[in-house]
RNA sequence: GCCGUGGUAGCUCAGGGGUAGAGCACUUCCUUGGUAGGGAAGGGGUCGUGAGUUCGAUUCUCACCUAUGGCU
Numbered sequence: 001g002c003c004g005u006g007g008u009a010g011c012u013c014a015g016g017g018g019u020a021g022a023g024c025a026c027u028u029c030c031u032u033g034g035u036a037g038g039g040a041a042g043g044g045g046u047c048g049u050g051a052g053u054u055c056g057a058u059u060c061u062c063a064c065c066u067a068u069g070g071c072u
Base pairs, nucleotide, nucleotide: 001071002070003069004068005067006066007065010024011023012022013021018055026042027041028040029039030038031037048064049063050062051061052060
C1' cells in the first nucleotide's frame, strides 16, 4: 500500500429501515438474627466520527478514526 472483520449500557454481546434489548454489574426494597442465595422495582445509551439516500437510518452508501486478521 491492497483486501476483509469488528466498534451498540460499566463489562460480554444481540438487534441489519419505523423512537434499542439481554446476561452480569450498579441503586433501592422484600426475605434472614446477620451474611450468602433468592425475589421485586429502578437508574444508566447523542448505537465510533462526519456526510449522503430516505417521510424516517443503529440498520443502506461513502469518507475518516480505531482494534484485529490476511496479502504484498

Transfer RNA from Ferruginibacter lapsinanis, 72 nucleotides, folded computationally.
Taxonomically the source falls in Ferruginibacter (Bacteria, Pseudomonadati, Bacteroidota, Chitinophagia).
RNAcentral records the identical sequence in 7 taxa.
Its Rfam family is "tRNA". It is annotated as a transfer RNA.